[in-house]
RNA sequence: GAUUCCGUAGCUCAGCUGGGAGAGCGCAUGCUUGACAGGCAUGAGGUCGUUGGUUCGAGCCCAAUCGGAAUCA
Repeated sequence: GAUUCCGUAGCUCAGCUGGGAGAGCGCAUGCUUGACAGGCAUGAGGUCGUUGGUUCGAGCCCAAUCGGAAUCA
């Protein structure tokens, strides 16, 4: 330098054919206990790497770009 793949909640990851974003763990609060652990209930937390484009509508499609990995040179 070229090609391919990955980037979504604090962490690990889903997200189908474009129709309006979720799970587990963690965190907060409450209940339960003499107290903890555990259990149960509720909740917070996301500019979906960034910018632009296509579209009535984009996590998903297109282009550029940033970071990481692999292969080739």
This is a predicted structure of a 73-nucleotide RNA (transfer RNA) from Virgibacillus sp. SK37. The source organism's lineage runs through Bacteria, Bacillota, Bacilli, Bacillaceae and Virgibacillus. The same sequence occurs in records of 21 taxa. The RNAcentral record of the sequence draws on ENA, GtRNAdb, MGnify and Rfam. The gene name in the source record is tRNA-Val-GAC-1-1. It matches the Rfam family "tRNA". It is annotated as a transfer RNA.